Annotation
The RNA shown here (Bacterial RNase P class A) has 375 nucleotides and comes from a Trueperaceae bacterium. Taxonomically the source falls in Trueperaceae (Bacteria, Thermotogati, Deinococcota, Trueperales). Of the family's consensus pairs, 96% are formed in the model. RNAcentral holds the sequence, with entries from ENA.

RNA sequence: CGGUGUGGGCGGUCUGGUCGCGGCCUCACGGCCGAGGAAAGUCCGGGCUCCGCAGGGCAGGGUGCCAGCUAACGGCUGGGCGCGUAAGGCGACGGCAAGUGCAACAGAGAGCAGACCGCGCCGGCCGGCCGAGAGGCCCCCGGCGUAAGGGUGAAAGGGUGCGGUAAGAGCGCACCAGUGCCCCUGGCAACAGGGGUAGCUAGGUAAACCCCACCCGGAGCAAGGUCCGAACGAGAGAGAGCCUGCCCGGCUCGCUAGCAUCUCCAGGCGACCGCUAGAGGCGCGCGGCGACGCGCGCCCCAGACAGAUGACCAGAGGCCCAGGCGGUCACGGCCGCGUGGGUCACAGAACCCGGCUUACAAGCCCACCCGCGAC
Numbered sequence: 001c002g003g004u005g006u007g008g009g010c011g012g013u014c015u016g017g018u019c020g021c022g023g024c025c026u027c028a029c030g031g032c033c034g035a036g037g038a039a040a041g042u043c044c045g046g047g048c049u050c051c052g053c054a055g056g057g058c059a060g061g062g063u064g065c066c067a068g069c070u071a072a073c074g075g076c077u078g079g080g081c082g083c084g085u086a087a088g089g090c091g092a093c094g095g096c097a098a099g100u101g102c103a104a105c106a107g108a109g110a111g112c113a114g115a116c117c118g119c120g121c122c123g124g125c126c127g128g129c130c131g132a133g134a135g136g137c138c139c140c141c142g143g144c145g146u147a148a149g150g151g152u153g154a155a156a157g158g159g160u161g162c163g164g165u166a167a168g169a170g171c172g173c174a175c176c177a178g179u180g181c182c183c184c185u186g187g188c189a190a191c192a193g194g195g196g197u198a199g200c201u202a203g204g205u206a207a208a209c210c211c212c213a214c215c216c217g218g219a220g221c222a223a224g225g226u227c228c229g230a231a232c233g234a235g236a237g238a239g240a241g242c243c244u245g246c247c248c249g250g251c252u253c254g255c256u257a258g259c260a261u262c263u264c265c266a267g268g269c270g271a272c273c274g275c276u277a278g279a280g281g282c283g284c285g286c287g288g289c290g291a292c293g294c295g296c297g298c299c300c301c302a303g304a305c306a307g308a309u310g311a312c313c314a315g316a317g318g319c320c321c322a323g324g325c326g327g328u329c330a331c332g333g334c335c336g337c338g339u340g341g342g343u344c345a346c347a348g349a350a351c352c353c354g355g356c357u358u359a360c361a362a363g364c365c366c367a368c369c370c371g372c373g374a375c
Base pairs, nucleotide, nucleotide: 001371002370003369005368006367007366008365009364010363013316014315015314016313017312018311019310021034022033023032024031025030036346040357041356043355044354045353046352047351048220049219050218051217055248056247057246058245060216061215062214063213064212065079066078067077068076069075080093081091082090083089094211095210099209100208101205102204116150117149118146119145120144121143122142123141124140127138128137129136130135158176159175160174161173162172163171177201178200179198180197181196182195183194184193185192186191224273225272226271227270228268233264234263235262236261239253240252241251242250280299281298282297283296284295285294286293287292317344318343319342320341321340322339324337325336326335327334328333
């Protein structure tokens, strides 16, 4: 210098005026606070609440290399393996050498494989050739063997060579590759390296059924609770109610009295709690490679319920474009100043939190990799 190389981060306009909105405090004037990095999708996980306190089994769902972090996770960190020249990224990354299933087209054959061409042996024999003859060869037909070679296919049951054979074949052997088993070394482990051994060569597919291991009770803040609301009266009444997808199994109240329970009388744009101080934010120190943990200090930061956080004006700022002036230069550019125009996204709380995923106008910064060149 080049790279549509890699991985992160910042930024997400600001100020003033006028008119407004939600919450809290105040008798009042007024004061203070008022969206986000994703508040989003609602895809995982947890807190919290209620339901048969949820024990067991079945069904169902989820996860799936190893170790760790965490309240928990399908998240994150570190490591292993595979793919990438690398930085680095991605991987449902247990099992198809348990069982079952599935695979278009092509092809002879696609799953305890297969004979279309080819190769070989045997038999037959119209014919042809050679031969004095015996016979041999070729063509043709049939049977059998054969997975070397051709051909089909995404895929045809290791590769090379020698032996072997009628021709062939891990059929035998040597070497190479892979796999299983055994042992050794390193590592907590996944795994890696090495040695021995077995001709073992096993196709793909498990976000196909399934097997193995582990995890999961269900519903959700419209959860759930309190108050106005309870009396008079009327009616029913011996059983009533709860019961997660199912089963085993279990709980509460009442029972001869009108006393459990239910309905009506019975009014709602009802009110309040839950509701926001929390696995909270920021800073520093310590431990750890890291995710993270511990300690100390400071801070308080929306709580609506048809749902506020806005509109207009002015100024400033970032960036882009155009042309102007000045500086510098290796003449390609670079920097600064002022002018005019344009532009400033995605989106938006609703119980809370941890993640993941997705969306996002510019513009800027950092680290690293690869290639080329110069010193």